The prediction has a mean pLDDT of 81. A computed fold for a 90-nucleotide RNA from Sideroxydans sp. CL21, annotated as c-di-GMP-I riboswitch aptamer. The RNAcentral record of the sequence draws on Rfam. NCBI's taxonomy places the organism under Bacteria, Pseudomonadati, Pseudomonadota, Nitrosomonadales, Sideroxydans.
């Protein structure tokens, strides 16, 4: 410089669930905990998924409301892309 997950070794991350905090929710953070992970490091660029406070349309009530749509909220442990990279190989 390059390869990009594997034989070994050494390390790393941490699903569900529980507790606390936070949030309208989805979810997030911290601690416990390990289902798994060779990028389960980073990044919402593309597709996808979740949520719908606010907004819009419609319906309804004396009033409180209801239904549908919507991301400006999320998910990187759904797939792809981008980017960085340990041990090791060349």
């Nucleotide at each position: 410089a390059u390869c990009a997950a594997g034989c070994a070794a050494a390390a790393g991350c941490a699903a569900a669930c529980c507790u606390a905090u936070u949030g309208a929710a989805a979810g997030a953070u911290a601690g416990g905990g390990a289902c798994g992970c060779a990028a389960a490091g980073u990044u919402a660029c593309c597709g996808g998924u979740c949520u719908a406070a606010g907004g819009a349309a419609c319906c309804g009530u004396c009033a409180u409301g209801g239904u549908u749509c919507u991301a400006c909220g999320a998910c990187a442990g759904c797939g792809g892309g981008a980017u960085u990279g340990c041990c090791g190989g060349u």